The prediction has a mean pLDDT of 81. The RNA shown here (c-di-GMP-I riboswitch aptamer) has 74 nucleotides and comes from a Deltaproteobacteria bacterium.
């Protein structure tokens, strides 16, 4: 340095739910609280699927795929 595995020692992200929102037609998003869980629960809407709709919509914490990585150890 690369690949694979582990996820504890420290850390990281964050469900449901609640509050706010002159973002959105809606699904949903964003901010705060919260913690079910996660080893990529970082990013990408390419394929399938769900949702709202009849859109070049949305969901990456539904599955697959692509891509970039962190710490300890083997």
């Nucleotide at each position: 340095a690369u690949u694979a595995c582990c996820g504890u020692a420290a850390g990281c992200c964050a469900a449901a739910c609640c509050c706010g929102u002159g973002c959105g037609a809606a699904a949903g998003g964003c901010g705060g609280g919260g913690a079910c869980g996660g080893a990529a629960a970082g990013c990408c809407a390419c394929g399938g699927g769900a949702c709202u709709a009849u859109a070049a919509g949305c969901c990456a914490g539904c599955c697959g795929g692509g891509u970039u990585g962190c710490c300890u150890g083997u």

Record summary
The source organism's lineage runs through Bacteria, Pseudomonadati, Myxococcota and Myxococcia.